A computed fold for a 579-nucleotide part of an RNA from an invertebrate metagenome, annotated as large-subunit ribosomal RNA, domain V. Its Rfam family is "Bacterial large subunit ribosomal RNA".

[in-house]
Context: one part of a larger RNA
RNA sequence: ACUGCUGGGACGCGAAGACCCCGUGAACCUUGACUGUACGUUUGUACUGAUGAAGGACCAAGCUUGUUCAGAAUAGAUGGAAGGUGUUUACUAAGCAAUUAGUGAAUGCCCCACGUGAGAUACCAUCCUGGCUUGACCACCUUCUCUUACCAAAGGAACCCAUUGAUGGUUAUUUGGGACACUGCAUGCUUGACAGUUUCUCUGGGGCGGAGUCCUCCGAAAACGUAUCGGAGGAGCACAAAGGCUACCUCGAAGAGAGUAUCUUCAAAGCGUAAGGGCUUAUGGUAGCUUGACUGUAAGACAGACAUGUCAAACAGGAGUCAUGUAAAUGGCUGGUCCUAGUGAUCCGGUGUUGCCUUAUGGAAGGAACAUCGCUCAACGAACAAAAGGUACUCCGGGGAUAACAGGCUAGUCACUCUUGAGAGUCCAUAUCGAUGGAGUGGUUCGGCACCUCGAUGUCGACUCAGCGCAUCCUGGAGCUGUAGCAGGUUCCAAGGGUUAGACUGUUCGUCUACUAAGGCGCUACGUGAGUUGGGUUCAGAACGUUGUGAAACAGUUUGGUCUCUAUCUGGCAGUCCC
Numbered sequence: 001a002c003u004g005c006u007g008g009g010a011c012g013c014g015a016a017g018a019c020c021c022c023g024u025g026a027a028c029c030u031u032g033a034c035u036g037u038a039c040g041u042u043u044g045u046a047c048u049g050a051u052g053a054a055g056g057a058c059c060a061a062g063c064u065u066g067u068u069c070a071g072a073a074u075a076g077a078u079g080g081a082a083g084g085u086g087u088u089u090a091c092u093a094a095g096c097a098a099u100u101a102g103u104g105a106a107u108g109c110c111c112c113a114c115g116u117g118a119g120a121u122a123c124c125a126u127c128c129u130g131g132c133u134u135g136a137c138c139a140c141c142u143u144c145u146c147u148u149a150c151c152a153a154a155g156g157a158a159c160c161c162a163u164u165g166a167u168g169g170u171u172a173u174u175u176g177g178g179a180c181a182c183u184g185c186a187u188g189c190u191u192g193a194c195a196g197u198u199u200c201u202c203u204g205g206g207g208c209g210g211a212g213u214c215c216u217c218c219g220a221a222a223a224c225g226u227a228u229c230g231g232a233g234g235a236g237c238a239c240a241a242a243g244g245c246u247a248c249c250u251c252g253a254a255g256a257g258a259g260u261a262u263c264u265u266c267a268a269a270g271c272g273u274a275a276g277g278g279c280u281u282a283u284g285g286u287a288g289c290u291u292g293a294c295u296g297u298a299a300g301a302c303a304g305a306c307a308u309g310u311c312a313a314a315c316a317g318g319a320g321u322c323a324u325g326u327a328a329a330u331g332g333c334u335g336g337u338c339c340u341a342g343u344g345a346u347c348c349g350g351u352g353u354u355g356c357c358u359u360a361u362g363g364a365a366g367g368a369a370c371a372u373c374g375c376u377c378a379a380c381g382a383a384c385a386a387a388a389g390g391u392a393c394u395c396c397g398g399g400g401a402u403a404a405c406a407g408g409c410u411a412g413u414c415a416c417u418c419u420u421g422a423g424a425g426u427c428c429a430u431a432u433c434g435a436u437g438g439a440g441u442g443g444u445u446c447g448g449c450a451c452c453u454c455g456a457u458g459u460c461g462a463c464u465c466a467g468c469g470c471a472u473c474c475u476g477g478a479g480c481u482g483u484a485g486c487a488g489g490u491u492c493c494a495a496g497g498g499u500u501a502g503a504c505u506g507u508u509c510g511u512c513u514a515c516u517a518a519g520g521c522g523c524u525a526c527g528u529g530a531g532u533u534g535g536g537u538u539c540a541g542a543a544c545g546u547u548g549u550g551a552a553a554c555a556g557u558u559u560g561g562u563c564u565c566u567a568u569c570u571g572g573c574a575g576u577c578c579c
Base pairs, nucleotide, nucleotide: 001576002575003574004573005572006571008570009569010568012565020399021398022397023396025395026394027391028390029389030388033197034196035195036194037193040189041188043186044185045184046183049146050145052144053143054142055141056140059135060134061133062132063131064130066128076127077126078125079124080123084109085108086107087106088105089104090103091102092101093100094099150177151176152175153174154173158170159169161168162167200212201211202210209229213235214234215233216232217231218230236380237272238337239336243290244289245288246287247286248285249284252266253265254264255263256262270279271278273342275340276339277338294317295316296315297314300311301310302309303308306381319334320333321332322331323330324329348374349373350372351371352370353369354368356367357366406453407451408449409448410447412446414442415441416440417439418438419437423433424432460535461533462532463531465527466524467523468522469521470520473498474497475496476493477492478491479490480489481488500514501513502512503511504510541559542558543557544556545554546553547552
């Protein structure tokens, strides 16, 4: 140099990763998501006409109806109202008579008083609730009836049109329904049958959990400000006094003093409510009078990206309280609360006031200004008045900005070593074992981090072939021994060689059987799938149990389930030729 072979590497080729996350992406599927729609159904109306009968309703008249308790007792309501009414008989008048009218007497019922929220069917009037009878009305409702609208079926002859074809259409007529039905419009209900969509973010991956606004402290590095799923706690109010003015008083501790009066100092009590700051001249406690918890303005500042939030002298009006003053008046404080939480923009709508605009003019409707009300819009700078889920049937765009394998960093956990030496070991810490504490080494476990890789670094175990470490399982050499010998224990040196065959399980591991000198522990992308396998895990089918209303789901189970690559370079093995 060439030829043949091999398949360790080129994070090999192949496919803009299907797992995972993200997108105010998509598609299907579900339902108790939201909003609609078809189907179905209710009612009204149109198409839609006729004659009677019966019933109902309505109207009028008459007759009736009315039970809490108490009370003579089955009190419908209200108003008027002191007498009302029946029988017998006497007299007078009229009449031929029957009889009628008036006056008087006797007698029966009833009224006055009792009791009741309400008092008389003694009498009269107007009504209420329910019922009966009669009449009227026939505009209304129900049922029955009719046929001409309308519907359905049959249909000789005839005519017409169309179809690949069965066949269809019009019509005399007949039959069956019949003002129903069908249909239109309006309307209520129902409705995953169908449709369009929504289904938040933060997050030491995502999910589950938790959180999302406001106040106080620490973190915060002596101005202000300052993050984390950092450490602690609170708020979504309260109060007509717990507000305003004025006067008086000082819980508690310590000291001075005659240890009396009184004075001085402190600030833990108290200040509605968490914490911080503040307060004794009190911002604390008690009392008197009160409503400034006012109206209209507001210079000037502080904080903030803005929106907004906070402080505020001063002016005008009228008010409360206190001081001075004989009085008039003048002056102080008061525009809520010791301060910092107790909250919600805009739109839309309601209410009151003003009387500003109000479409030729006068009004009105409507609007405006001022005041005020309606949002756990709490995902609290609030996308709409109005919205949940599944996908292993899945898809697209992206991400190593972000998880699962492997590597890396770390070493809590883990393995090993050293040290301390309480104690056990008859005695004796260290033959052997060793509590507690301390110092390390390693990078084999479980983790933490998320640094290369998501335009792909194929994942457990088995097979094959192995290379290395030593913290040595056997074999070799030593020390100590609580080593008599044999057999051991423990420690040191040592990696040359060796380190089995089976049963069960997908198993690594493990348990067991039988041998063995021994059946070592690890690393090598938990070595090795461009070397093999594919039992497990981890697609699509199906099933059980469980969860879910459901679509579906399950580090639960079961059965089935495509493993591609002709070697360019490099590495390795063997051979041939030349120098």
Background:
Model confidence (mean pLDDT): 82 of 100.